[in-house]
Context: one part of a larger RNA
């Protein structure tokens, strides 16, 4: 891992609600007792609940009012009738409602709180609250009492051990030197937490081996100490908030930031995991307030069920009336703000003129005018919208709406997208509003892809479409028509998954303007003069360094000169003119597609192949394509009905959750049956049921089993790092 078995909302007490039953202004007994073979039956009224409330208390103490409305229902009359019924009107009318009235507390009163025109109680079932272990498993801890120093730490008493080698302190002897103190040399001697190195003790490195090991710390090589603060056998002492510690929070029996064992104990756990059969109906929330509160709760909101109620309701469209001042816009207010004009200031700063008085200019301030701007906390204005009321339409409702009451929940970590905002450089960021979807939603499309597009899946069969597609993989057009693109641009609705400023004599289309058969544009041929070298400046300045001016003449035309060039001239060239040629040309603005701009890390993407359309922009017609829509059959739902049966078609996706009805297992009572002519169980197959499941046949097996009706449960397994066993 697999298989088999076990494995989690229970029980008691006491409340709420509800269903059924008994009795009913009453209902019930409890403990206990009697009796019986037993189930049971008979006593037992103590006590409890209800029948009156209000008030802290003293205390006081309540409706059928000749009232009104009116549902169900009943009755009468009339109408229609397929004689089943059905429609209208009138009357009565339990329950219900309205207006009053009353009790009591308070108050001077007015008023106001609670209550009043009788329904309870007992039993049983369901569901839920509370108290208990309270659905099951799970802590680390805390407290108490015991047991431990055979491991280990320290200490005490006693015992044992340390091959061999080296170095050579003090002391002593001799000699030499010295006046002495003493010194030196040679011997002798054998000190030391001395040196090397076995036993012994230790454990540095290999981050070696091993790592279901030889071993819950070992093996190999290497390494430290090895006469000492050394090692060691035996005996003894210190005990859990305590010991011991040359101190590492180390060690105290493979256990230590508080040992182990037993008990409190089923500790507690707002936390994690798990929680077992079927079908049907309905179906959320991730928000607000408070909270030592933000992993949880309480109340409200949203969901479900039941009861009540008895005729309206209002999510939509249009119109009317009213309210609201956002987008936009504007500068009339508030504030910001560009450039300038005018006025003003016995004042201020700076500059100038003047002997001074004074004057001029400018800056700044204020006021005003013109031009140009801006605002969430500006508004002279101002939509679309939104909100309230009314009308009408629509939708919905007697198959029971609106409203009301009661019981049961879950949720209170949300998220994406569109639009409108706050924060932030930004974010698959964060915080709000609003709509929608995912959450709890399957199917088709988007290559794949919770929330983007289409569409809300009861089951079966057939057809038609949606989004999106129709070259191949791959269902359907190698469809038609008119353009564009030459870049493989592209073949991407968007997002996940980027592109700009600036450029292009690439090309399409549009617009206005200018030139042009009196000959344009381009190429080519020719001309391009005189006053004059204009004046000034300058060393020079002659069209061409620079400054000023930019005329006149001859002309077909020719600048006091467009660009080269010279030291300055010269020279070349252009504008301008003529000729040749013979039909369009020139510059600009806009527009579609395309190009450059364009760099990222393993090789690589239009999803791929490929494609010049199978790219792209318009137009058109077919086809494909969903659980959508249509048709047929079936199942359930809701309603009527005693039933049979009928009606509705506009119901049937679904997590948490609520409600309803069933299947099966074991046991008990009863009933009806089966079984050695073969029960249960097992294996295989057939049939029935929406399902849980039921049933039949054959084989095996070899002794019990089942239906119906009731009752009772240790009642359903795939998950819990679940428990036990087998393999």
């Nucleotide at each position: 891992g697999g298989c088999g078995g076990g494995g989690a909302g229970u029980u008691u007490a006491u409340g709420g609600c509800u269903a059924u039953g008994g009795c009913g202004a009453g209902g019930c007994u409890a403990a206990g007792g009697g009796u019986u073979a037993a189930a049971g039956c008979c006593c037992g009224g103590a006590g409890c609940c209800a029948a009156a409330g209000c008030g802290a208390a003293a205390g006081c103490g309540a409706c059928u009012g000749u009232u009104c409305c009116g549902c169900a229902u009943c009755a009468u009359u009339c109408g229609c009738u397929u004689c089943g019924g059905u429609g209208a009107a009138u009357g009565a009318a339990a329950g219900g409602g309205a207006c009053g009235a009353g009790g009591u507390g308070u108050g001077a009163a007015a008023g106001u709180g609670c209550c009043u025109g009788u329904a309870g109680u007992c039993a049983u079932g369901g569901u839920u609250g509370u108290a208990a272990g309270a659905c099951c498993c799970g802590a680390a801890a805390c407290c108490g009492g015991u047991c431990g120093a055979u491991c280990u730490a320290g200490c005490c008493c006693g015992u044992g051990g340390c091959a061999g080698g080296g170095u050579g302190a003090a002391g002593c002897c001799u000699u030499u030197c010295g006046a002495a103190a003493g010194a030196a040399a040679g011997g002798u001697g054998g000190a030391a937490g001395c040196c090397c190195g076995a036993a012994c003790c230790g454990u540095u490195g290999u981050u070696g081996a091993u790592a279901u090991g030889c071993a819950a710390a070992u093996c190999a090589c290497u390494c430290g100490g090895a006469u000492g603060a050394c090692c060691u056998u035996g005996g003894g002492c210190u005990a859990g908030g305590g010991g011991u510690g040359a101190a590492a929070g180390g060690c105290c029996a493979a256990u230590c930031a508080a040992g182990a064992c037993c008990g409190g104990u089923g500790u507690u756990a707002g936390c994690u995991g798990g929680u077992u059969c079927c079908u049907c109906u309905u179906g959320a929330a991730a928000u607000g307030u408070c909270u030592c509160g933000u992993a949880g709760g309480a109340c409200a909101g949203c969901c479900c069920a039941g009861c009540u109620g008895g005729a309206g309701g209002u999510a939509g469209a249009u119109g009317g009336c009213a309210g609201u001042a956002u987008a936009g816009a504007g500068c009339a207010c508030u504030g910001a703000u560009u450039a300038g004009g005018u006025g003003u200031u016995u004042g201020g700063g700076c500059u100038c003129c003047g002997a001074a008085a004074g004057g001029a200019g400018u800056c700044a301030g204020c006021a005003u005018c013109u031009c140009g701007u801006c605002a969430a906390a500006c508004u002279c204005c101002g939509a679309a919208g939104c909100u309230g009321c009314c009308a009408c339409c629509g939708c919905u409702g007697u198959a029971g709406a609106a409203g009301g009451c009661u019981g049961g929940a879950g949720u209170g970590g949300g998220g994406g997208c569109g639009c409108g905002g706050g924060g932030g450089u930004a974010a698959g960021c964060u915080c709000c509003g609003u709509g929608u979807c995912c959450g709890a939603a399957g199917g088709g499309g988007g290559a794949a892809u919770a929330a983007c597009c289409c569409u809300g899946a009861c089951c079966u069969g057939g057809g038609u479409u949606a989004a999106g597609g129709u070259c191949c993989g791959u269902a359907a057009a190698u469809g038609c028509u008119a353009g564009c693109u030459a870049a493989g641009u592209a073949u991407u609705a968007a997002a996940u998954a980027a592109a700009a400023a600036a450029g292009g004599u690439g090309u399409u289309c549009u617009c206005g303007g200018c030139c042009u058969c009196a000959g344009a544009c381009a190429u080519c041929g020719g001309g391009u003069a005189g006053g004059u070298a204009g004046g000034c400046u300058u060393a020079g300045a002659a069209g061409c360094a620079g400054c000023c001016a930019c005329c006149c003449u001859u002309u077909a035309a020719a600048g006091a000169g467009u660009u080269c060039g010279u030291a300055a001239c010269a020279g070349a060239u252009c504008a301008c003119c003529c000729g040749c040629c013979g039909a369009g040309g020139c510059a600009g603005a806009g527009u579609g597609c395309c190009c450059u701009g364009a760099a990222a890390a393993u090789c690589g993407a239009c999803a791929g192949g490929g494609u010049u359309a199978a790219g792209u922009u318009g137009g058109c017609u077919a086809c494909c394509g969903a659980u959508a829509c249509c048709c047929a059959g079936g199942a359930g739902g809701u309603c009527c009905g005693c039933a049979a049966g009928g009606a509705c078609a506009g119901c049937u996706g679904g997590u948490a959750g609520a409600g309803a009805g069933g299947c099966g297992u074991c046991c008990u009572g009863u009933u009806u049956g089966g079984g050695u002519c073969g029960a249960a169980g097992a294996g295989a197959g057939g049939c029935g049921g929406u399902a849980a499941c039921g049933u039949c046949u054959c084989u095996u097996g070899g002794a019990c089993c089942a239906u119906g009706c009731a009752g009772g449960a240790u009642u359903g397994a795939g998950a819990a790092u679940c428990c036990c066993g087998c393999u």
Molecule: large-subunit ribosomal RNA, domain II
Organism: marine sediment metagenome